[in-house]
RNA sequence: GGAGUCUUAGCUCAGUUGGUAGAGCGUUCGCUUGACGUGCGAAAGGCCACUGGUUCGAAUCCAGUAGGCUCCA
Numbered sequence: 001g002g003a004g005u006c007u008u009a010g011c012u013c014a015g016u017u018g019g020u021a022g023a024g025c026g027u028u029c030g031c032u033u034g035a036c037g038u039g040c041g042a043a044a045g046g047c048c049a050c051u052g053g054u055u056c057g058a059a060u061c062c063a064g065u066a067g068g069c070u071c072c073a
Stems, first nucleotide, its partner, number of pairs: 001072007010025004019056001027043005049065005
């Protein structure tokens, strides 16, 4: 220098053919306990890496930028 792939909640990851963004773990609160833990219930937490484009509508499609990993030279 070139190619591929990945970037979504604090962490690990889903998200089908473009149509209101989810799970597990963690955190907080409530119930349960003498207390802790376990169990049950609920809540908070996301401008879907960034900037543009296409579209009535983009996490999803397209281009560029940044970062991680792999390969080629």
The RNA shown here (transfer RNA) has 73 nucleotides and comes from Candidatus Peregrinibacteria bacterium GW2011_GWA2_33_10.
Its mean pLDDT, the model's own confidence on a scale to 100, is 82.
It matches the Rfam family "tRNA". By type it is a transfer RNA. Gene Ontology term of the family: triplet codon-amino acid adaptor activity. About the family: Transfer RNA (tRNA) molecules are approximately 80 nucleotides in length.
The organism belongs to Candidatus Peregrinibacteriota, within Bacteria.